[in-house]
RNA sequence: GGAUCAGUAGCUCAACGGCAGAGCACACAGCUUGAGACUGUGGAGUCGCAGGUUCGAAUCCUGCCUGAACCA
Numbered sequence: 001g002g003a004u005c006a007g008u009a010g011c012u013c014a015a016c017g018g019c020a021g022a023g024c025a026c027a028c029a030g031c032u033u034g035a036g037a038c039u040g041u042g043g044a045g046u047c048g049c050a051g052g053u054u055c056g057a058a059u060c061c062u063g064c065c066u067g068a069a070c071c072a
Stems, first nucleotide, its partner, number of pairs: 001071002004068004010024004018055001026042005048064005
C1' cells in the first nucleotide's frame, strides 16, 4: 500500500429501517450471627466520529478514526 471483519452499558454480546436490550459486574433491600450463595429492586448508553438517503437510521450509503487477522 491492497482487500476483509469488527467498534452498542464497567466487561462479553444481542437487537427485520419504527420505544436501545440480555448476561456478568455495581448499588440498595430481603435472607444470614456475619459473609457468600439465592431472591427482589435500581442506576448506568451522544449506538466510534462526521456527512448523506428516508416520514423515521444502531441498522442503508460515503468519508475518516481505532482494533484484529490476511495479501504484498
Molecule: transfer RNA
Organism: Phycisphaerae bacterium